[in-house]
RNA sequence: AUCGUCCAGGGCAAACCCGUCGCGAGGCGGGGACGCAAAGCCAGGGAUCUCCGCAGGGAGACCGCCCGGCUGCCGAUC
Repeated sequence: AUCGUCCAGGGCAAACCCGUCGCGAGGCGGGGACGCAAAGCCAGGGAUCUCCGCAGGGAGACCGCCCGGCUGCCGAUC
């Protein structure tokens, strides 16, 4: 530098269920594992979704949709 075929210790946690907060998208906690090598962090760009508005538009949600930025364990190869 590239990669995740192999090793070790592990980590996260979709759907669904319960509780709770929110008008809502959805958040948080517990249970639970479909998956994940950044499924760690950042709403910067796009997509999608919600609420408000007759409308131009406004306020939000989501990074486990894509791009981008920052950081990083173990190992393999060069």
This is a predicted structure of a 78-nucleotide RNA (c-di-GMP-I-GGC riboswitch aptamer) from a Chloroflexota bacterium. Its Rfam family is "c-di-GMP-I-GGC riboswitch aptamer". Its family is annotated with cyclic-di-GMP binding in the Gene Ontology. It was read from a public genome assembly, where an Rfam model found it. The coordinates come from a structure-prediction model, not an experiment, and the mean pLDDT is 88.